Context: one part of a larger RNA
């Protein structure tokens, strides 16, 4: 990890509910027992009892009534018919009890088994090469009066020292399906002691041991191990088999020691020989108090100026007050905010009534569910950063969940569209038309050079379109070129100096065709360059009207604004912002005609489901069943309902096949069915097997780290 065979809703009791099942219906049915028999069990016999046949009412009690109540009133709950009912019994669905669909805990609880390992202890024995150090104590010697001192000798202490056996196992490496379920090689501590060891006992799980490390107590230990209780429990993960067919959720209230469970409703289904409303458009009536807008229509908020009053500061004044600044208030003007402001006030939306339309629901009643982790988008909030593939909310939105198919390169959720099968036909939707790539190198008229297209802002542009205001122009505009740019005066004041040009005040006046008591550089201060302003030269199309003096168009300068497309801003880490090639259109903006393009539409066969008709049939003749055919409307689909079927294995009846080979195995290219599957044919194989109708079930595997064999 393949294969094969095993593997999960059952059994029984009691309760609902179903089926135009089944029996009775002179209402029904026997339970226990008992009795025969062909004796695991049928047949009969039992009617005890149970449900139904009357209710009401707390009850006494009355009774097709009854309770309430003063009531002969009213009102509650009954009766007023019946087989569309009753009763039993069977099958099916689900409920409850039971191990209750299957595996699967860690645990608990009881009764045993265990100290051959290992912990401690008790008793009786073993074990420790060598070397070193040299305690007590003692003795000889010398000195002393003596105590004793001091040197030699003996002498052999000790959880001493070094270090073998032995015991431990300290660092490093190897080993890691090992040589070993704790090992090997090196190196390391203890080695006469709290040493080490043998044999024999003691101590037991709510407990033992324990220089305590929760260690250890048979490779198990925060409570061993066995058996039992036991199929514990498990709101928890897993896993739970054959086909079609027809409907089709839900992730929300409310409640929970409730939050990944559940109950109740909501929403799904299916039934009913219940109702008769529903949805949808128009029409009429209704109430609101959002959007919006408004506020000298309230409650608050808040900005600017005026008055005033009040406090405080500052000035002037003798004071009275004046004048200024400024905090609070009130008025007023102007213009303004508000989800818990409103003088006001939509649209929609709900509600009720009518009337109309076609297709379908809608509601009551039963029986089954399943869903309570939702997700992204849209529009309108809240939180957060007007951040998130973030988090809440809210719409009788969408989608996906539970939905394929076309576009979006790729992409559950976004555009487009809802797959019943077929087809080598046809339209089209979104979206697209140069090649990958199906189908416009279509057509018009701008734009745009930025590969903009094919990322991004504030800002920012003498790139470019395009339009509108305003100013100068032959009385010679703009730019450039040439020249001039003066006196009074070095304006006054400051100042060391201050002469246009540190800085302060003033900013006149002449000559001029101009010329600032200077625009800027520059000097220490003058000087010098320069601007402002003035003059020359040279430069600016044409065309009409003219009284020739001029006028208008159109041109030429320049200011400013708005406008389209561009340009800058633009830095990340593997090469990466048109899917790609490439493109100047094949980009962008307005038109127009085509064409391609989906499982949409149309078209042509076919299936299936409903429901209306129309013919046939059968028979227990009716609210029957059933088969063809037409019309018409459906037929994505998960949890889930509800239908109709195939296949396994036994039993009953009935009917066939089989040594001229049955069941099994294997081959396969054959035929039938809508589908599970059925029939035929080859080869093997050698004795049982099958059709049909009916009934029962150890009934369908590819998952469960499933279980067991084999490779």
């Nucleotide at each position: 990890g393949u294969c094969a065979g095993c593997g999960a809703g059952u059994u029984a009791a009691c309760g609902c509910a179903u089926a135009a099942g089944c029996g009775c219906u002179u209402g029904u049915c026997u339970a226990a027992g008992c009795a025969a028999c062909u004796c695991u069990g049928u047949u009969g016999c039992g009617g005890a009892g149970g449900c139904g046949a009357a209710g009401g009412g707390a009850a006494a009690c009355c009774g097709a009534g009854u309770c309430u109540g003063a009531a002969u009133a009213g009102g509650g709950c009954g009766a007023a018919u019946u087989a569309u009912g009753g009763c039993g019994u069977u099958g099916u669905g689900c409920g409850u009890u039971a191990g209750a669909c299957c595996c699967g805990a860690a645990a608990c609880c009881a009764g045993g088994u265990g100290a051959g390992c290992u912990u401690a202890c008790c008793a009786u024995g073993a074990g420790c090469a060598g070397g070193g150090u040299g305690a007590a104590c003692u003795u000889u010697g010398u000195c002393g009066a003596g105590a004793g001192a001091c040197a030699g000798g003996g002498g052999g202490a000790g959880g001493c020292c070094c270090g073998a056996a032995c015991c431990c196992g300290u660092u490093a490496g190897c080993g890691g399906c090992g040589a070993a379920a704790u090992g090997c090689u090196a190196u390391g501590g203890g080695a006469u002691g709290a040493c080490u060891u043998g044999u024999g006992g003691u101590a037991a799980g709510g407990g033992g041991u324990u220089a305590u490390a929760u260690g250890c107590c048979a490779a198990u230990c925060g409570a061993a191990c066995c058996u039992g209780g036991a199929g514990a429990u498990a709101g928890c993960u897993g896993g739970u088999u054959c086909u079609c067919c027809c409907c089709g959720a839900g992730a929300u209230a409310u409640a929970u020691u409730u939050a990944g469970g559940u109950a109740u409703a909501g929403c799904c289904c299916a039934u009913g020989a219940g109702u008769g409303u529903u949805c949808c458009u128009u029409c009429c009536g209704g109430g609101g108090g959002u959007a919006g807008a408004g506020c000298u229509a309230c409650u608050g908020g808040a900005u600017a100026g005026a008055a005033c009053c009040u406090g405080c500061g500052c000035g002037a004044g003798a004071a009275a007050u004046c004048g200024u600044g400024u905090u609070g208030g009130u008025u007023u003007u102007a213009a303004c905010c508000a989800a818990a402001c409103u003088c006001c006030g939509a649209a929609u939306a709900c509600c009720g009534g009518a009337a109309g339309u076609u297709a379908a629901a809608g509601c009551c009643a039963u029986g089954g569910a399943g869903u309570c982790a939702g997700u992204c988008u849209u529009g309108c909030u809240c939180g957060g950063a007007u951040a998130a593939u973030c988090g809440a909310g809210u719409a009788u939105g969408g989608a996906c969940g539970a939905g394929a198919g076309g576009g979006a390169a790729a992409c559950a959720a976004c555009c487009c569209a809802g797959a019943c099968u077929c087809a080598c036909a046809g339209c089209u939707a979104a979206g697209g038309u140069u090649c990958c790539u199906a189908a416009a190198u279509c057509a018009a008229u701008g734009c745009u050079c930025a590969g903009u297209u094919g990322u991004a802002a504030a800002g920012g542009u003498c790139g470019u379109u395009u339009g509108a205001a305003c100013u100068c122009c032959a009385a010679c505009a703009c730019a450039g070129c040439a020249g001039g740019g003066a006196g009074g005066u070095u304006g006054g004041c400051u100042c060391a100096g201050a002469a246009g040009c540190a800085g302060c005040c003033a900013u006149c006046c002449u000559u001029u065709a101009a010329a600032g008591a200077g625009u800027g550089c520059g000097u220490a201060a003058c000087a010098g360059c320069u601007c402002a302003c003035c003059u020359g030269a040279a430069u600016a199309u044409g065309c009409c009207c003219u009284u020739c003096g001029g006028g208008g168009c159109u041109g030429g300068a320049g200011u400013u604004c708005a406008u389209g497309c561009g340009c800058c801003g633009a830095a990340a880490a593997u090469g990466a912002a048109c899917g790609g090639a490439g493109a100047u259109a094949a980009g962008c903006a307005u038109u127009g005609u085509a064409c391609c393009g989906a499982a949409g539409c149309u078209u042509g066969a076919g299936g299936u489901u409903g429901u209306a008709c129309u013919u046939c049939g059968a028979c227990u003749u009716g609210a029957u069943c059933g088969a063809a055919g037409u019309g018409c409307a459906g037929c994505g689909g998960u949890a889930g309902g509800g239908g109709a079927g195939c296949g396994u294995u036994g039993u009953a009846g009935u009917u066939g096949c089989a040594g001229u080979g049955a069941a099994g195995c294997u081959c396969a290219a054959g035929g039938c069915g809508g589908a599970a599957g059925c029939c035929a044919g080859g080869g093997u194989g050698g004795a049982g097997c099958g059709g049909c109708u009916a009934c029962a079930a150890g009934u369908g595997a590819g998952a469960a780290u499933g279980c067991u064999g084999a490779c």

The part of an RNA shown here (large-subunit ribosomal RNA, domain II) has 711 nucleotides and comes from a Patescibacteria group bacterium. It matches the Rfam family "Bacterial large subunit ribosomal RNA". Gene Ontology terms of the family: structural constituent of ribosome and ribosome. Model confidence (mean pLDDT): 82 of 100.